Background
Predicted 3D model of a 64-nucleotide RNA (Fluoride riboswitch aptamer (crcB RNA motif)) from a Pseudomonadota bacterium. It matches the Rfam family "Fluoride riboswitch aptamer (crcB RNA motif)". Rfam links the family to the GO terms positive regulation of gene expression and response to fluoride. It was read from a public genome assembly, where an Rfam model found it. The model forms 100% of the base pairs in the Rfam consensus. Taxonomically the source falls in Pseudomonadota (Bacteria, Pseudomonadati). Model confidence (mean pLDDT): 76 of 100.
RNA sequence: CCGCAGUUUGGUGGUGGGGUCCACCGUAACCGCCCGGCAUCGGGCCGAUGACUCCUACAGCGAC
Numbered sequence: 001c002c003g004c005a006g007u008u009u010g011g012u013g014g015u016g017g018g019g020u021c022c023a024c025c026g027u028a029a030c031c032g033c034c035c036g037g038c039a040u041c042g043g044g045c046c047g048a049u050g051a052c053u054c055c056u057a058c059a060g061c062g063a064c
Base pairs, nucleotide, nucleotide: 010025011024012023013022016055017054018053019052020051021050032045033044034043035042036041
């Protein structure tokens, strides 16, 4: 650059990446929890997972 086929090929699950499995969505799925009468305001808590596992980053403790 040309031809053919597909339009379920893909995306999402509170912070990154790989593997396996599960769930959800087709412009939606999704955008954490608790407390203070409500919450737009204030305070607090767990966690790189949806689940399992590994790597990376960060944090704590101990040893060399």